[in-house]
Order: sequence, then C1' cells, then structure tokens
RNA sequence: UUCCGACAAAGGCAAACCCGUCGAAAGGCGGGGACGCAAAACUACGGGUCUAAAGCAGAUUGGCGGUUAGCUAUGAAGCCGCUGUGAUGCCAUGACAGCCGGGUUGCCGGA
Repeated sequence: UUCCGACAAAGGCAAACCCGUCGAAAGGCGGGGACGCAAAACUACGGGUCUAAAGCAGAUUGGCGGUUAGCUAUGAAGCCGCUGUGAUGCCAUGACAGCCGGGUUGCCGGA
C1' cells in the first nucleotide's frame, strides 16, 4: 500500500418508541432508549425512495354586476365578467447517507 474480517483488545455509533424543539410535510436537532452496524464516520456525485408549502390544472360550491328583459314595474333557467371556496392530480427548488453505488478519512487484527 492492497485485499480480507476469524479469535480477540480498546472502544464507537444508535433503529423503533417516548419527551422537547424546528419545519407545510417528508424529515432534522437535543435528551432518554437499544433494533442492529466493521465504517450505521463524513460527503447529495449517480440511481432510487419520501414529502408537496409555493406554482400549475381542477371536481364541488357562494356572492356581486351585466345580458336575457324594447315600450312602465316585477321577473326564472341559461350566457358573460369579477371575486371567494377548494376534493383530486402534476411537480422539487425540500428531504433520506441505517436504500444501493461512488468519493474522502479512520481503530485493531490476518494474509
């Protein structure tokens, strides 16, 4: 330096869940807690997965005005315009490294 991870030794990390906190959410952070992990250290480069605030479509549905409705008044459905409502779908610029791969770094031992 490369490959490997048996018997070890010193250790390390920390799933689910609970509490607090940030976030629209996915999820992150802190504390508790251990399912597991030889890189379960770091890194969003590639693939994949998750979320959908904003944006774009848009079911349902309310209000106002015009027209319909000419000659006095009342006057429906429809049509047009403006303004709310917002099921559902699409979509990362968001997230996941303990999904896989890549890159970087590291303890011990064996060949």